Model confidence (mean pLDDT): 82 of 100. Large-subunit ribosomal RNA, domain I from a Clostridia bacterium, 563 nucleotides, folded computationally. The organism belongs to Clostridia, within Bacteria. RNAcentral holds the full RNA, with entries from ENA.
Context: one part of a larger RNA
RNA sequence: AGCGUAGGGAGGAUGCCUAGGCACCAGGAGCCGAAGAAGGACGCGGAAAGCAGCGAAACGCGGCGGGGAGACGCAAACAGUCAGAGAGCCGCCGAUGUCCGAAUGGGGAAACCCGGCUGGGAAAAGCCCAGUCACUGCAGGAUGAAUAAAUAGUUCUGUAGGGGGAACGUGGGGAACUGAAACAUCUAAGUACCCACAGGAAGAGAAACAAAAACAGCAGCUGGAGACAGCUGUGUGAUUUUCUAAGUAGCGGCGAGCGAAAGGGAAAGAGGCCAAACCGGAUAACGAAAGUUAUGCGGGGUUGAGGACUGCAAGAGAAAGGACAGGAAGCUAACAGAAUGGCAUUGGGAAAGCCAGCCGGAGAGGGUGAAAGCCCCGUAAGUGAAAGCGGAAAGUUCAGAGCAGGAUCCAGAGUACCGCGAGACACGGGAAACCUAGCGGGAAGCCGGGGGACCACCCCCAAAGCACUAAAUACUACCUGGUGACCGAUAGCGAGAGUACAGUGAUGGAAAGGUGAAAAGGACCCCGGGAGGGAGUGAAAGAGAACCAGAAACCCUAUGUUU
Numbered sequence: 001a002g003c004g005u006a007g008g009g010a011g012g013a014u015g016c017c018u019a020g021g022c023a024c025c026a027g028g029a030g031c032c033g034a035a036g037a038a039g040g041a042c043g044c045g046g047a048a049a050g051c052a053g054c055g056a057a058a059c060g061c062g063g064c065g066g067g068g069a070g071a072c073g074c075a076a077a078c079a080g081u082c083a084g085a086g087a088g089c090c091g092c093c094g095a096u097g098u099c100c101g102a103a104u105g106g107g108g109a110a111a112c113c114c115g116g117c118u119g120g121g122a123a124a125a126g127c128c129c130a131g132u133c134a135c136u137g138c139a140g141g142a143u144g145a146a147u148a149a150a151u152a153g154u155u156c157u158g159u160a161g162g163g164g165g166a167a168c169g170u171g172g173g174g175a176a177c178u179g180a181a182a183c184a185u186c187u188a189a190g191u192a193c194c195c196a197c198a199g200g201a202a203g204a205g206a207a208a209c210a211a212a213a214a215c216a217g218c219a220g221c222u223g224g225a226g227a228c229a230g231c232u233g234u235g236u237g238a239u240u241u242u243c244u245a246a247g248u249a250g251c252g253g254c255g256a257g258c259g260a261a262a263g264g265g266a267a268a269g270a271g272g273c274c275a276a277a278c279c280g281g282a283u284a285a286c287g288a289a290a291g292u293u294a295u296g297c298g299g300g301g302u303u304g305a306g307g308a309c310u311g312c313a314a315g316a317g318a319a320a321g322g323a324c325a326g327g328a329a330g331c332u333a334a335c336a337g338a339a340u341g342g343c344a345u346u347g348g349g350a351a352a353g354c355c356a357g358c359c360g361g362a363g364a365g366g367g368u369g370a371a372a373g374c375c376c377c378g379u380a381a382g383u384g385a386a387a388g389c390g391g392a393a394a395g396u397u398c399a400g401a402g403c404a405g406g407a408u409c410c411a412g413a414g415u416a417c418c419g420c421g422a423g424a425c426a427c428g429g430g431a432a433a434c435c436u437a438g439c440g441g442g443a444a445g446c447c448g449g450g451g452g453a454c455c456a457c458c459c460c461c462a463a464a465g466c467a468c469u470a471a472a473u474a475c476u477a478c479c480u481g482g483u484g485a486c487c488g489a490u491a492g493c494g495a496g497a498g499u500a501c502a503g504u505g506a507u508g509g510a511a512a513g514g515u516g517a518a519a520a521g522g523a524c525c526c527c528g529g530g531a532g533g534g535a536g537u538g539a540a541a542g543a544g545a546a547c548c549a550g551a552a553a554c555c556c557u558a559u560g561u562u563u
Stems, first nucleotide, its partner, number of pairs: 001562009014549002016514002020487002022484007029476002031164002039100003042055003046078001050074002061094006070082003105114003115133007135161009168199001169197005179186001183253001209235002218233006240267005250258002271468001272466002274412001278299003282295005304446001306410003309405004321398004330389003334383002340356004345352001357374002359363001365377003417441004422436002427452001448461004501508002521547001524534003
């Protein structure tokens, strides 16, 4: 020195555990903000560094409920206090709420600096306190230039906006890698990303629908032995989501790929209102007047079986709806809650074992010195609100329909449509309709649009008005409850933390759990700088805080053996 054996050290794998996470389900809630948000800075404690809480009224103040013995947070101890005259604690409502931040009196290198006006502090030019003073849109008023009327401008009052927010939504912009085994059309993808804006959802939405016929087919009927012939036959009723149709029809360097719809089933179900014709009255302009024009107002009217108009009839009113009123259930603290004892069994400890019982609308779960239905907290079935939230029903009220006639009038214009070049439609310019915006041209007046070029016939519909319209649909930052063939400390969120730390910065981003049932955390003694040794606690100290169990590498000691 190697190997083996034994005993130790070091180390922190593994086992067990869980305070934390992950995923999902159900219900709730779905916004906050100039009445100053989200997020922060700085403060507030007897002593106070951090976290949590709070705001100069500062670990808190008031009221109303709950609760009932301790309390002064995490967090021990000291000092000092509070509490059955009901504290601490829980819920609801209120008060206070420095400074920054949209930040808004002005400025600014956020949390700082400097002002005006009004009022107050007994007077004050100084100081302090309270209130107020940004900008923009809209509505209304006043004032008012060049410039006569006017307008711009100025100013006042009222009201709204501004910023934040996880995802979901609509709109405006909009890639590339990639795939095509290269690559350009194409794909990825209208994805990622950026911007604007909104809501609890958003968007869509009340037929200028979708089809069918014509050819063919199908169904029914008729004729015929039959082949076959003839005749007849639109449908639904907004939107949305979903299953299917269907990886079909199609689109496609017909490559890669992209990819419907009708129809059928299901969820949900809801429809309204204007413009115009016509009538009425108002204002203004023009006009001698009649009147005309324009503007805004009231009535009327709202669809394809129209309306106005003329005539008739009738004062009627279902369901659903709007407004008002109303305030139920429920939510935000809680209450109460059945039933077990024994042992001379084991043990440190009984909930284990044995013996004998009981409850059960409760044998979910957690805790208790081990393994408890009956010890504790709970659980089942019940009960409960001064205040706040919540908004159901009854109730009141409002609006809302008819018949006939067919002369005349009305029914959404730079629109439809066409051309050009685009976009969007599953559809890449195609035979390419339908839809949308741009540029140019530009109708009709029951006319008009559509039925996938286009024409005829036939059929279906009624554009160019509404920021109109619930539900079925999407999402989950947040609250409550629950579940898991989810994890168990290198796992599970990065998280005990966006901290420590790194970086000029954008940004990146950790590690770190376990004494014991209970601190009973080792009084006292010895030596010592310490480590340590006794003693004591404990079931155990080989559980002593570097603390459960404690593997391996590695190190040491002893010993065997080999060289």